The RNA shown here (c-di-GMP-I riboswitch aptamer) has 83 nucleotides and comes from Desulfosporosinus acididurans.
Lineage of the source: Bacteria > Bacillati > Eubacteriales > Desulfitobacteriaceae > Desulfosporosinus.
[in-house]
RNA sequence: AAAAGACAAAGGCAAACUUGGUGAAAGCCAAGGACGCAAAGCCACGGGUCUUUCUAUUUGAGGAAGAUAGCCGGGUUGCAUCA
Numbered sequence: 001a002a003a004a005g006a007c008a009a010a011g012g013c014a015a016a017c018u019u020g021g022u023g024a025a026a027g028c029c030a031a032g033g034a035c036g037c038a039a040a041g042c043c044a045c046g047g048g049u050c051u052u053u054c055u056a057u058u059u060g061a062g063g064a065a066g067a068u069a070g071c072c073g074g075g076u077u078g079c080a081u082c083a
Base pairs, nucleotide, nucleotide: 004081012037013036017032018031019030020029021028022027035070041076042075043074045073046072047071048068049067050066051065052064053063054062055061
């Protein structure tokens, strides 16, 4: 410098659910909890999904605002180990 995530060690994160808070909603935050995760660290850039709303329209389409990084791709940073 590049690649991999098998074994081992040290640690890390935390789904569902419960309680409290917050939001119009999707959702988010805190505590408990542990289904899983080698980027389940960070970034809404592309696609997807979800919520609200508008347009035209007739049940499908388009626009806007928001959410999701634990849906996928992309960008960026990084721990230990082997070679």